The part of an RNA shown here (small-subunit ribosomal RNA, 5' domain) has 523 nucleotides and comes from a metagenome.

Context: one part of a larger RNA
RNA sequence: GAUUGAACGCUGGCGGCAUGCUUAACACAUGCAAGUCGAACGGCAGCGCGGGGAGCUUGCUCUCUGGCGGCGAGUGGCGGACGGGUGAGUAACGCGUGGGAAUCUGCCCUGUAGUGGGGGAUAACCCGAGGAAACUCGGGCUAAUACCGCAUACGACCUUCGGGUGAAAGUGGCUCUUUCGGGGGACACGCUAUGGGAUGAGCCUGCGUCCGAUUAGCUAGUUGGUGAGGUAAAGGCUCACCAAGGCGGCGAUCGGUAGCUGGUCUGAGAGGAUGAUCAGCCACACUGGGACUGAGACACGGCCCAGACUCCUACGGGAGGCAGCAGUGGGGAAUAUUGGACAAUGGGGGCAACCCUGAUCCAGCAAUGCCGCGUGUGUGAAGAAGGCCUGCGGGUUGUAAAGCACUUUCAGUGGGGAAGAUGGGCUGCGUGUAACGAGCGCAGUUUGACGUUACCCACAGAAGAAGCACCGGCUAACUCCGUGCCAGCAGCCGCGGUAAUACGGAGGGUGCAAGCGUUAAUC
Numbered sequence: 001g002a003u004u005g006a007a008c009g010c011u012g013g014c015g016g017c018a019u020g021c022u023u024a025a026c027a028c029a030u031g032c033a034a035g036u037c038g039a040a041c042g043g044c045a046g047c048g049c050g051g052g053g054a055g056c057u058u059g060c061u062c063u064c065u066g067g068c069g070g071c072g073a074g075u076g077g078c079g080g081a082c083g084g085g086u087g088a089g090u091a092a093c094g095c096g097u098g099g100g101a102a103u104c105u106g107c108c109c110u111g112u113a114g115u116g117g118g119g120g121a122u123a124a125c126c127c128g129a130g131g132a133a134a135c136u137c138g139g140g141c142u143a144a145u146a147c148c149g150c151a152u153a154c155g156a157c158c159u160u161c162g163g164g165u166g167a168a169a170g171u172g173g174c175u176c177u178u179u180c181g182g183g184g185g186a187c188a189c190g191c192u193a194u195g196g197g198a199u200g201a202g203c204c205u206g207c208g209u210c211c212g213a214u215u216a217g218c219u220a221g222u223u224g225g226u227g228a229g230g231u232a233a234a235g236g237c238u239c240a241c242c243a244a245g246g247c248g249g250c251g252a253u254c255g256g257u258a259g260c261u262g263g264u265c266u267g268a269g270a271g272g273a274u275g276a277u278c279a280g281c282c283a284c285a286c287u288g289g290g291a292c293u294g295a296g297a298c299a300c301g302g303c304c305c306a307g308a309c310u311c312c313u314a315c316g317g318g319a320g321g322c323a324g325c326a327g328u329g330g331g332g333a334a335u336a337u338u339g340g341a342c343a344a345u346g347g348g349g350g351c352a353a354c355c356c357u358g359a360u361c362c363a364g365c366a367a368u369g370c371c372g373c374g375u376g377u378g379u380g381a382a383g384a385a386g387g388c389c390u391g392c393g394g395g396u397u398g399u400a401a402a403g404c405a406c407u408u409u410c411a412g413u414g415g416g417g418a419a420g421a422u423g424g425g426c427u428g429c430g431u432g433u434a435a436c437g438a439g440c441g442c443a444g445u446u447u448g449a450c451g452u453u454a455c456c457c458a459c460a461g462a463a464g465a466a467g468c469a470c471c472g473g474c475u476a477a478c479u480c481c482g483u484g485c486c487a488g489c490a491g492c493c494g495c496g497g498u499a500a501u502a503c504g505g506a507g508g509g510u511g512c513a514a515g516c517g518u519u520a521a522u523c
Stems, first nucleotide, its partner, number of pairs: 001523004006519005013373006019366002021331001026329003030326003035078003040075002043071002047069003050065007085284003094209007103201002108197008116150001118148002125140006156165003170189003174185004210256003217247003222244008259281004263274004286307005309320004337363001339362003345359001346357004376406004386397004410464001412459005420450001423447009467512005472493003478507005488495002
């Protein structure tokens, strides 16, 4: 000099864009953060409509009815493995980079072949029982895109190459028909088997990746082989047997420290330091262990066991996990609102409408940082008054002020007013289709949290807006008074013991400026 996720002191007008628990991976009150589908299903608690009945105050109350819109709870499907947080652990194929072969991949895209015919249950519901509760148990009825056989098998898998094994589910609107139960047709969304793709993931490996030798030896599934098991998959991954290997001064092992990277800061570079925000990867989810389900987890807001802690309890037993967003206590020099909206972008579910989304987009707080703007402009010498200095003549503050003439950014008040909506909804028309729907096109209309938006216009009036540090040398900037080795200053050298440009105050000056200094840290 540059820099910072900074803090502290003094001061503080506005805006834009960023950033904001670096400490206790300490403990957490409360609310919200993952649901959705009735176009899978049986149903119908609640709401609305329709229909029947009763009471009557004649437009209300009660009641019955799943007939309709819908829909709590339940079965079922998909999603809760993404998104969001944190950096405790980890010196490791964890990460970075370059290769590799023995693998899986829901949804998506593209092929091929199918979607035939049956069965038995079970929740909800009803009845009963236990319990303080959490909840649990027994009996009975019932449905499905839930579950299980049978048939079929292009392709798939196994094979001793003869053969053997294995699948599915329907729903919706339209149309034709009907014995009004239903049936046929094409279509849409699905379902099954299998090939390819895309995406994602698992595995192996060369090289690189901090400090300590006051850590020199380490290792028994250890190193290799054979066989078996296991996995989606290679492999001591696991097991039996056999051999005695494997690593190490090119630093094994042990100890300490640490998430890694793109990057960031600095520097002419080489390098050094660092890993906040943003992006990629990894690890973790009260602590430790375990599996289940599933395409995918050994799963932050799932399950089981153990532990610590907190809470409820009728003492028998139960409930919980903010390193999600806010917020609280605590720790600390120190770090924000228990805000708004799904309008946009994206995600989950759904045919769709739509629902959910503390992701996200916005707003709030903080000079925490960067950038921009303003706090007026011109004129004005009687060089006013006052202050300070003085050699008492004057000098300086100083065109500074006053005065005069202007301007009105920003803030204030009032009015106008985009874009973010090329998307979605509704209506109509066309196209599409055998027809309907989906899809596509056109027109109209509607949809914005931010938002009293950005921006523009008008109004008034210099009106509302400057501080901080320093002035001995380094280092830009000097005098007076007070003090008298005292009080004090200080980054280094050093100042102060009676004329201190070094302490304290004043006048003046210098430097930066909505900031300025100090402290800490890095180059």

It matches the Rfam family "Bacterial small subunit ribosomal RNA".